Predicted 3D model of a 354-nucleotide part of an RNA (small-subunit ribosomal RNA, central domain) from a halophilic archaeon. Its mean pLDDT, the model's own confidence on a scale to 100, is 87. The full RNA is in RNAcentral, with records from ENA and SILVA. Its Rfam family is "Archaeal small subunit ribosomal RNA". The literature on the family includes a 2002 paper in BMC Bioinformatics by Cannone et al., "The comparative RNA web (CRW) site: an online database of comparative sequence and structure information for ribosomal, intron, and other RNAs". Gene Ontology terms of the family: ribosome and structural constituent of ribosome.
Context: one part of a larger RNA
RNA sequence: UUGGGCCUAAAGCGUCCGUAGCCGGCCGAGCAAGUUCGUUGGGAAAUCUGCCCGCUUAACGGGCAGGCGUCCGGCGAAAACUGUUCGGCUUGGGGCCGGGAGAUCUGAGGGGUACGUCCGGGGUAGGAGUGAAAUCCCGUAAUCCUGGACGGACCACCGGUGGCGAAAGCGCCUCAGAAAAACGGACCCGACGGUGAGGGACGAAAGCUAGGGUCUCGAACCGGAUUAGAUACCCGGGUAGUCCUAGCCGUAAACGAUGCUCGCUAGGUGUGGCGCAGGCUACGAGCCUGCGCUGUGCCGUAGGGAAGCCGUGAAGCGAGCCGCCUGGGAAGUACGUCUGCAAGGAUGAAACUU
Numbered sequence: 001u002u003g004g005g006c007c008u009a010a011a012g013c014g015u016c017c018g019u020a021g022c023c024g025g026c027c028g029a030g031c032a033a034g035u036u037c038g039u040u041g042g043g044a045a046a047u048c049u050g051c052c053c054g055c056u057u058a059a060c061g062g063g064c065a066g067g068c069g070u071c072c073g074g075c076g077a078a079a080a081c082u083g084u085u086c087g088g089c090u091u092g093g094g095g096c097c098g099g100g101a102g103a104u105c106u107g108a109g110g111g112g113u114a115c116g117u118c119c120g121g122g123g124u125a126g127g128a129g130u131g132a133a134a135u136c137c138c139g140u141a142a143u144c145c146u147g148g149a150c151g152g153a154c155c156a157c158c159g160g161u162g163g164c165g166a167a168a169g170c171g172c173c174u175c176a177g178a179a180a181a182a183c184g185g186a187c188c189c190g191a192c193g194g195u196g197a198g199g200g201a202c203g204a205a206a207g208c209u210a211g212g213g214u215c216u217c218g219a220a221c222c223g224g225a226u227u228a229g230a231u232a233c234c235c236g237g238g239u240a241g242u243c244c245u246a247g248c249c250g251u252a253a254a255c256g257a258u259g260c261u262c263g264c265u266a267g268g269u270g271u272g273g274c275g276c277a278g279g280c281u282a283c284g285a286g287c288c289u290g291c292g293c294u295g296u297g298c299c300g301u302a303g304g305g306a307a308g309c310c311g312u313g314a315a316g317c318g319a320g321c322c323g324c325c326u327g328g329g330a331a332g333u334a335c336g337u338c339u340g341c342a343a344g345g346a347u348g349a350a351a352c353u354u
Stems, first nucleotide, its partner, number of pairs: 004325003007308002012322001014202004021195003025089007033082002035078008048066007092192001093189003096185003104178007111155002115151008126137002163170002207248006217241001221237004259321006267299014303310002327354003336347004
């Protein structure tokens, strides 16, 4: 609960696609469902008001008239708005074409340093580690120097509040395929749009199933230290895992803690992309300056805000649609249902307490 809110106080679904629904640009014509007007019918009784009457009075009761009665129906009219039908338009949206930008995605091939192990050569007593040590490695030759082989993981510098992606996320090189966005166009379609309950798809890490792989790192675990203790922090090892293929899980401080779309509202200054104009040119896909569109940062006006702060990428001023909140704890628990191999996830209370 006809109210107020959701960056940080409770509250924006992790993200997108999309069904129903809700909402919907400009012009003209028709209809008249909504809407408005007129008229007419219904709108019980009691209650209420006025007058009259009946109980000795009153309360109470009766009669007549009025009023109340969110409203419903019939007939007629209006056509601004909503709706609907028809016709038209181009600014919303879409398409086509053009030259560019990009760690966008998928697959395949190739490369590089480091690391580990092994082999060969050199070489000898330590090495490693720490606050200090010890566990540990080493005379069957370690550490170190050097030549090679194999292996798995990763991709320094460039690298940038740089770029791309709906989000999760994406960084060596090349090729193939796929997708999206921005810019430019004197072209085409002609409202085809927005949001989106249910629903669907994607979704870090960890975890799970099957098979492979296992260099490094490394939960658990085993040692060594520290300590009153040390189930830790530090050190030496080390299994799962970390990697690949196929499938599952569906969560997160999945954060900008800020839903999506559209319109309006001072500027200044960086930077990415495209275009236009001017100047320079060693004519290069070159350099410089200005402007437009579109991203991404910082500062800031009005305004907003409890403040921090936000401020044309709004948390300002408005519109549409969705989601969500309603004191703390119990509790994201119990029960039920759905889902998963499981772990669990989704939905989601109450008693009681304060």